Source information: FMN riboswitch aptamer (RFN element) from Naasia aerilata, 140 nucleotides, folded computationally. It was read from a public genome assembly, where an Rfam model found it.
[in-house]
RNA sequence: CACGUGCUCCGGGGUCGGCGUAAUUCCGAACCGGCGGUCAUAGUCCGCGAACCGGCGAGCGCCCCGCAAGGGUCGAGCGCCGGCCGAUCCGGUGGAAUUCCGGAACCGACAGUCACAGUCUGGAUGGGAGGCAGCACGGU
Numbered sequence: 001c002a003c004g005u006g007c008u009c010c011g012g013g014g015u016c017g018g019c020g021u022a023a024u025u026c027c028g029a030a031c032c033g034g035c036g037g038u039c040a041u042a043g044u045c046c047g048c049g050a051a052c053c054g055g056c057g058a059g060c061g062c063c064c065c066g067c068a069a070g071g072g073u074c075g076a077g078c079g080c081c082g083g084c085c086g087a088u089c090c091g092g093u094g095g096a097a098u099u100c101c102g103g104a105a106c107c108g109a110c111a112g113u114c115a116c117a118g119u120c121u122g123g124a125u126g127g128g129a130g131g132c133a134g135c136a137c138g139g140u
Base pairs, nucleotide, nucleotide: 003138004137005136006135007134008133009131010130015029016028017027018026030119031118032108033107034048035047036046037045043106044105052083053082054081055080056079057078060075061074063072064071065070088104089103090102091101092100110122111121112120
């Protein structure tokens, strides 16, 4: 140094105009792009993450049964597993790129809202893939 364990820290971006009683939601124009991987740099390749749904588990709480030991239902949260989960092509360079250069496209959870949301508000001062960030211990 590699590696292992624990703790700490870090860990998502983006709007103007028009119509209208009313819209950052419609229309027009614009803008944004988490994490790991890759023979070469990725919103669209291969995977992962948040939301939502289901199953299982240990504990907690309410209630019920029981003399008791204990048992049962339900609930919120936690852990593990599973489900669901969007979108790209052409040309060029090159040994190698759906990643670079040129061109033309496309995609974006849920809830809320005087009117339909990737960009507003909210769950979220949360969670989080992860980090060539730091510390301690172990370790050949």